[in-house]
């Protein structure tokens, strides 16, 4: 400096955690792929501490 969805990453001034791929399911087809639509998936590394409120600020670790 970095760890946020299975993987690859975002994520503004601290104010309902998102994207693209991959999964599933539909539709389309003779069938598959492929393109459409929709779903589903999170202890934001661990532990603490300020705050009404943390992924975001603060202290410790931990692992690269």
């Nucleotide at each position: 400096c970095a760890a946020u969805a299975g993987c690859u990453c975002a994520g503004u001034u601290g104010g309902u955690a998102g994207a693209g791929c991959a999964u599933u399911u539909c539709a389309u087809u003779c069938g598959u792929a492929a393109c459409g639509a929709a779903a589903a998936g999170g202890u934001c590394c661990c532990g603490g501490g300020u705050u009404c409120g943390a992924g975001u600020c603060c202290c410790g670790g931990u692992c690269g």
Predicted 3D model of a 64-nucleotide RNA (transfer RNA) from Barnesiella intestinihominis. The organism belongs to Barnesiella, within Bacteria. The same sequence occurs in records of 3 taxa. Its Rfam family is "tRNA". It is annotated as a transfer RNA. Its mean pLDDT, the model's own confidence on a scale to 100, is 83.